A computed fold for a 77-nucleotide RNA from a bacterium, annotated as transfer RNA. The sequence is in RNAcentral, with records from ENA. Its Rfam family is "tRNA". Rfam links the family to the GO term triplet codon-amino acid adaptor activity. RNAcentral records the identical sequence in 3 taxa.
RNA sequence: GGGCCUUUAGCUCAGCUGGCUAGAGCACUUCCAUGGCAUGGAAGGGGUCGAGGGUUCAAAUCCCUCAAGGUCCACCA
Repeated sequence: GGGCCUUUAGCUCAGCUGGCUAGAGCACUUCCAUGGCAUGGAAGGGGUCGAGGGUUCAAAUCCCUCAAGGUCCACCA
């Protein structure tokens, strides 16, 4: 330098064939059960979907550029 993959909640990830209000598990907060802990149950908070731009009535999803990470190849030695 070239190809491919990944980037969504604090963490691990789903959703990515455009359309309901953006979700799950764990974690966190409150409450209930217990004498207390562990544990179980109920409720709740938390996101500009990596950044910017474009297409569209409508974009996490399609297109372009850039950034970060991973992987393979090439180059140099």